A computed fold for a 1443-nucleotide RNA from an uncultured prokaryote, annotated as small-subunit ribosomal RNA.
Model confidence (mean pLDDT): 85 of 100.
RNA sequence: UGAUCCUGGCUCAGAACGAACGCUGGCGGCAUGCUUAACACAUGCAAGUCGAACGAGAUCUUCGGAUCUAGUGGCGCACGGGUGAGUAACACGUGGGAACCUGCCUUUAGGUACGGGAUAACGUCUGGAAACGAACGCUAAUACCGUAUAUCCUACGGGGGAAAGGCUUCGGCCGCUUCUGGACGGUCCCGCGUCUGAUUAGCUUGUUGGUAGGGUAACGGCCUACCAAGGCGACGAUCAGUAGCUGGUCUGAGAGGAUGAUCAGCCACACUGGAACUGAGACACGGUCCAGACUCCUACGGGAGGCAGCAGUGGGGAAUAUUGGACAAUGGGGGAAACCCUGAUCCAGCCAUGCCGCGUGAGUGAAGAAGGCCCUAGGGUUGUAAAGCUCUUUCAACGGUGAAGAUGAUGACGGUAGCCGUAGAAGAAGCCCCGGCUAACUCCGUGCCAGCAGCCGCGGUAAUACGGAGGGGGCAAGCGUUGUUCGGAAUUACUGGGCGUAAAGAGCAUGUAGGCGGCGUCGUUAGUUAGAGGUGAAAGGCCUGGGCUCAACCCAGGAACUGCCUUUAAUACUGCGAUGCUAGAGACCGGAAGAGGUAAGCGGAAUUCCCAGUGUAGAGGUGAAAUUCGUAGAUAUUGGGAAGAACACCAGUUGCGAAGGCGGCUUACUGGUCUGAUACUGACACUGAGGUGCGAAAGCGUGGGGAGCAAACAGGAUUAGAUACCCUGGUAGUCCACGCUGUCAAAUGUCUACUAGCCGUUGGGAGGCUUGACCUCUUAGUGGCGAAGCUAACGCGAUAAGUAGACCGCCUGGGGAGUACGGUCGCAAGAUUAAAACUCAAAUGAAUUGACGGGGGCCCGCACAAGCGGUGGAGCAUGUGGUUUAAUUCGAGGCAACGCGAAAAACCUUACCACCCAGGCCUUGACAUCCAGAGAAGUCGCUAGAGAUAGCUUCGUGCCUUCGGGAACUCUGUGACAGGUGUUGCAUGGCUGUCGUCAGCUCGUGUCGUGAGAUGUUGGGUUAAGUCCCGUAACGAGCGCAACCCUUAUCCUUAUUUGCCAGCACGUAAUGGUGGGAACUUUAAGGAGACUGCCGGUGACAAACCGGAGGAAGGAGAGGAUGAUGUCAAGUCAUCAUGGCCCUUACGGCCUGGGCUACACACGUGCUACAAUGGGGAAUACAGAGGGCCGCAAUAUCGCGAGAUGGAGCUAAUCCCAAAAAAUUUCUCGUAGUUCGGAUCGGAGUCUGCAACUCGACUCCGUGAAGUCGGAAUCGCUAGUAAUCGCGAAUCAGCAUGUCGCGGUGAAUACGUUCCCGGGCCUUGUACACACCGCCCGUCACAUCAUGGGAGUGGGCUGCAAAAGAAGUGGCUAGUCUAACCUUCGGGAGGACGGUCACCACUUUGUGGUUCAUGACUGGGAUGAAGUCGUAACAAGGUAACC
Repeated sequence: UGAUCCUGGCUCAGAACGAACGCUGGCGGCAUGCUUAACACAUGCAAGUCGAACGAGAUCUUCGGAUCUAGUGGCGCACGGGUGAGUAACACGUGGGAACCUGCCUUUAGGUACGGGAUAACGUCUGGAAACGAACGCUAAUACCGUAUAUCCUACGGGGGAAAGGCUUCGGCCGCUUCUGGACGGUCCCGCGUCUGAUUAGCUUGUUGGUAGGGUAACGGCCUACCAAGGCGACGAUCAGUAGCUGGUCUGAGAGGAUGAUCAGCCACACUGGAACUGAGACACGGUCCAGACUCCUACGGGAGGCAGCAGUGGGGAAUAUUGGACAAUGGGGGAAACCCUGAUCCAGCCAUGCCGCGUGAGUGAAGAAGGCCCUAGGGUUGUAAAGCUCUUUCAACGGUGAAGAUGAUGACGGUAGCCGUAGAAGAAGCCCCGGCUAACUCCGUGCCAGCAGCCGCGGUAAUACGGAGGGGGCAAGCGUUGUUCGGAAUUACUGGGCGUAAAGAGCAUGUAGGCGGCGUCGUUAGUUAGAGGUGAAAGGCCUGGGCUCAACCCAGGAACUGCCUUUAAUACUGCGAUGCUAGAGACCGGAAGAGGUAAGCGGAAUUCCCAGUGUAGAGGUGAAAUUCGUAGAUAUUGGGAAGAACACCAGUUGCGAAGGCGGCUUACUGGUCUGAUACUGACACUGAGGUGCGAAAGCGUGGGGAGCAAACAGGAUUAGAUACCCUGGUAGUCCACGCUGUCAAAUGUCUACUAGCCGUUGGGAGGCUUGACCUCUUAGUGGCGAAGCUAACGCGAUAAGUAGACCGCCUGGGGAGUACGGUCGCAAGAUUAAAACUCAAAUGAAUUGACGGGGGCCCGCACAAGCGGUGGAGCAUGUGGUUUAAUUCGAGGCAACGCGAAAAACCUUACCACCCAGGCCUUGACAUCCAGAGAAGUCGCUAGAGAUAGCUUCGUGCCUUCGGGAACUCUGUGACAGGUGUUGCAUGGCUGUCGUCAGCUCGUGUCGUGAGAUGUUGGGUUAAGUCCCGUAACGAGCGCAACCCUUAUCCUUAUUUGCCAGCACGUAAUGGUGGGAACUUUAAGGAGACUGCCGGUGACAAACCGGAGGAAGGAGAGGAUGAUGUCAAGUCAUCAUGGCCCUUACGGCCUGGGCUACACACGUGCUACAAUGGGGAAUACAGAGGGCCGCAAUAUCGCGAGAUGGAGCUAAUCCCAAAAAAUUUCUCGUAGUUCGGAUCGGAGUCUGCAACUCGACUCCGUGAAGUCGGAAUCGCUAGUAAUCGCGAAUCAGCAUGUCGCGGUGAAUACGUUCCCGGGCCUUGUACACACCGCCCGUCACAUCAUGGGAGUGGGCUGCAAAAGAAGUGGCUAGUCUAACCUUCGGGAGGACGGUCACCACUUUGUGGUUCAUGACUGGGAUGAAGUCGUAACAAGGUAACC
C1' cells in the first nucleotide's frame, strides 16, 4: 500500500544515571549526595608550634622548683582541603631529551675561632572614634654585622668568601656552617596524539634567523642593539564558537559512539584586574601593595572584609544533607620529648538517591461458605484464597551479655557487631499495565463529549484503547513518568552502504598539486615482519583464591593495558638510489574514410515584394465563421527584376566530433581517427581537488541585415468568462561581425584487463578460389537479440548496469529550498557556493490486481438506425412533492420512489388529531403464565349514556371424580409481568429490488515469479453462451450457460361423463333431447417426434456456419419457471422474527367524532377524447379463461333505466354469472367545436350498508367545459409481436380508468453498427483504490507559528590609532637621612627615603570588525472538518507533459 518487493525516514522493546517528579514505604549492609548563580554571605571552627634559641612579666610553691605567655627568634604556613571560571595550549596524554634548582632526610670530607653594634618587648610621653601609630630611654639571643681559616674563581695580576649555640644523668644528644654523592620534589625543550566551522584564506615586524650584550637556577627574541628578510598556511595557518585534560565511566559482538560526578594523576583559579616581596619552594585560598565593584563600622577625618575549606544562611533552581562527635586509628605541622594543633581523617546524623541481602509467615483446610463480578440462568470465577485447625519466630520489640579495631597506655564509633533469653501471627505491600508492537479480558458509565496516546491510532449508543469495577499480567520496598547517553541504526557503512529509473556521475574536455603505476639486476632497510629490553602509576575491568553467615563490599596474586621508545635480525612485497629491457605510451614512413573546424567564392528550387501583360468577382480562412485582401482590379496565370534565409531528392538505427553539435557545390588553411610496415625513444603512463578552455536555445551590448517564421501587442472568433487553445495581422528575435551570459528532461564519470554465442551495418587490412552482388579471418566503430552473471523489479548483458583494479565527483527522510544571509562572477537577467527555524510520518522507485479514460481493437442488447403507436398540450382518475391543517398517520426517493406497501380509508380498517390540563373512560390491563378467593359457562329484558360502560333483572346450575377435588370458562385481589405500528434496516435474521438470464465467478494439483500475483480463464476460429473445436505449462474440477420441469404446436395408445355425434334408430316447433356409439372434436394420463440425423458448399481433415430435402415443427420451434461469485452500509424493526435503548394510571388498552378524500401550484402513471378507417340507429355472427352456497341466479312479471318482485337449477365439462366486443350488412350524419367530445352543474332515483353530510357506485332527464393531434424533450415494441377489441378474476357489504389473467382482429420495419446508452473480452496510460460523483493546483479571505529584509536602537567580544598612568620592578640620580666596616677623623663605602625615565593594570577617545537582542512597515513559508474564484496536473486530463 487494495495487496507486493525495494528504497527511506519516524517510533518501540535493552542497558545506564551524582538524577527529578507522582503514588507508596518494614529492616540491615555498602556507597553516593548544589550538575543551576566562579551568586552574595551572618556565626563558629578549618595552622600552628617550640621556654631544650632569647630577655621580660605573671601565677603557684613543700622555696628544690613547677606552670602560663604578649614580644624577639626558628620551623611551618607553597602541604593537606575546595572549585572548574579561564585555557584548543607543550594545558593534558605518551615517549624521549639537557643547559638546571632542590628546605627537611641520607651519604662523604672538614669546621664550629676571634670580635662588634643594635633592636622589639618593657618604661615615660603623646596622636587617633577606631584600625593603628609617633617621639625619647633601657635590654637579650640560635636576630644582625666584621675579621680569620677551610674553600672557590682566575686572563695567574688578583678577586670572592662560612658558621650558633642549647640541653645534659657528663656518656652524649639536638643543632649551625662548608663540601661530595643520593633520594624526593620541581623547572625547561622536543616527536606524536588531542572538538566544530572555509558562509573564517591568507597570517606575522620581536615577526624568522644571525652577532654581541643583558637577564635567569638554567637553554632560548626571554629582553636590548645591529644585520639579513625571513617564518606559518589547503597535510587547513589566521579568525570565530565550544571545552579543564587523563586513568577511567556508560553503551556496544566488536570497531566505535557518548562522557570526564564520587576515587586517583596533572593543570588552572582563589571577590575582579595588575604587581612584586619573603622564601629551598609562591608571584601565595584563610600573606602584602595598588586599582575596581560590593558589603560593613565610623566621632565623616578614616578604617575593615573576601566560605570555589567544614558546617550553616539567603538566592537561583525540577533538585542535592548536620551550624554533630573525636583526634581512638591513618596521616600532616611544630617540639629532644611529654605534648599541642589538625572541619585532613575516622565516625555518627539526614535522604529508598543507587547497588546488595532479608522479611511481611508455614502446613492443613471444599460446605468449593458469605460477599463481589460475569452469566447462555445451567453455572463460572475470585478460590485453598478466607474462616477454622496445627505449627514456627527470621526481622522488628523487650531483658541480659558483649568483641576485633591497640605491640605497652589511649576507643569518638558504642545503648556497636555478635551471642543468650521472653511473648505473640503477632508490627510490616505497593505501583504500573491488560487494542497491536507487548505478557495479560469482561461488565457498567460516557457518546468525536469527557478524555487517552511512545508510534500506528482509539472515542460520533453495544469502546478488550476514555472513566469505574471484577478478573488477569509484570515488577516488588519499590513501581511508574520525565530528561539524558549508547544500542537496535549496515540510518555516515574502517570493520560495513550506495549513485540508469528510489537521494546521488560535475554539460564536456585539458591539465597543476596529490593519489596510483609495466618487465629485470644490484644496493639500502624507511614502510613491513619477528625476537629481546625499557616504559605503559595506583585504583578500576577480567581470571584465580581469600575475608565479612551470603551478596553488594573489601583484600591478595596473576594476566591484560591492543600504545610509545631503544636494539637485534629478515629482505618476499612497497618505497628510495643506481643500471638495464620493450609488451604500456609516444614517434618516423606509406595508405584510407568522413555533414570534424575556420575563411572566401559560387548555385538552383521555393516563399515574399516590385514592374508589366492576360483576366474578373471574388479570394482567404475555419468545426462553423469573422477580422483581413479585392472593381483604385485581388485570387489565378505569364514574363522580367530585387532581397534575405534555408539547402528537397541523395539520406541510411550511415559518417565525423570530447561534449554542445555538424548536411547544396568549389577552393585555401587546419584538428583528430583508422590502417600497413619499421632498424626510433625507453614507463615518458592513468586519474585529476583547485585552475583553464569549449559549451544548445533563449537573453544582453555595439554595428549591420531583415524574405519567411514569430514572444509581446492588436483585431476576429469560441466561451458563463477566455488576458488561452483556432483565425487575420504583427514588433523584438531568429541571420552576420565582435563581445558577454554559462544554463537545460545537456538521466549510466574517465582509464585498463578479463568473461558463451548468433545476426546486420560503416572504414581499413590479410588469405582463398569457382574472380563473384563470392567466401573466410582480423581490426577500429555502429546496431539488434541473447548465455552466465548482476538487478527491488524494469532491465543490462564484450558499446555491461557482469568480474576486478586505479583515480575523481556526488548522496544520506519529505517539505521549507536549490530558498535566505554572506562571498565570488555578471551590464542586467541572473549564475555559483549554500543553511536554519518551523512542520509532517511519511515522501519515493519498480512491478501487481482492479477501476477509470472526451485511449485502441473485437462483440452483444428495441442501444441507435428503419418503422408502428404513444407520453409531454386538454378534461378527468390515481400516486407524489409542496402548501394548508387540530390531524391531513407512517414508509418508499435517479435508473431500481411516485395506479409503490394499499388484491379495495364512509364507521371499522387506522397506526394520526381532540396538545400542555381536560373529548369520554380503564390501570395486572384487550392478550399469555403463575398464586389466592368466589362463581358453571352463558343468556332474556329494562334504564342512563355519544358509546365504551354502569345499574337492575330473566333463564341456566352443565362435564369428570378415588367425593378430598379436578378440567374448561367468568369475576375479584396481589405482584412477578403483560403491552407498545415507540427508536435504531448504519446492531440483525428472513424476504426483496438492481446490475442481469449479463456470461461470467472460482478451486485443487502442477508450473512461473523474491513477492503481490500470473498461468489455467490468454491466442486462432465459432456460439445466444467460459457454447464447442484447435493450439497451448498446464491438467482437471466446482458454481453459473445448456439440458432435465411446465404450457403450447403434430401424431399415436388408453379411457368415455357432466363433454362429443360420423354411421344406425327414436323423438321435437326447435335443441345429442333419447337409445346407442367411441370414429371425430374435446378432456387427461402415457408415449412418439427434432438430433445439424441426411445431402451439397465453406472451413484447418475440426468445431461450426450457409443452402436444401423430408417434416406439424429446423438449427434454442414459441412462451414460462429457473437469477452464479458479488455490488449498492440499496429497501423493509409498519408482514414476521429479533439485540440494545425508551414508555409503564401511559408512548399501553377501550370508545365517540374528525382526519388520511384539504388545494394558488409542480411532477409521474393512466383513462377519455379531439372524430368520417368515425359517431349514432337497426339487424346478424364467432371466443377463451375464470368464479359461484354468508354464493351465482335462469324462465317469468314490473320499471325508460339503475333495479325490484320471485326463486327453477347448480357445491358445477351438467345450472348460473354470460350480452362477448371489435367484425359483417344496412340507414343516417358531411368537416362543424358538430348527431365529435363528454367534464361540470341542477333535478329525480336505484343499490349496498347501523350509517352514503364531510366521503360510495350506478340510473334517468336536463346542462354541454377544455379539447381541432400537442414546444423542448421523452417512452414502448422485432410476430401471433405492436396496435386495436371486448371478457373474467382477486380484494370486496358496497366502491377500478388500477392490478393480474383471457381470448378476437392483426400490421410495418431492421441498410447497418459511424454515433447516444448499458454490458462482455483483450490491450494501453494512470499521481485513482471511498476507485473519475476519483485525485488535485494556485490566488484571495480568516487564525496561529517560526523566519528573511528593514530607517534604526540597545548590549557583548574584539582589531587598529592614541590618551592615561596607581602600586611595583629595573635603570639613572647625591635632594634628605644614615648603628656595625674603612679612615689621614675631613670623610668614604654601603643603605634607606625622595626625584626622574622605561614597562604597565584600571580607565578614556576616535574608527573598524563580529555577534546577540529589539524595530514602524514589509516578503515569502508552514499549519489549520466543512470559506471564495477558477480547473493547471494525473487518461490523448480534453491544447501531450516537462526543463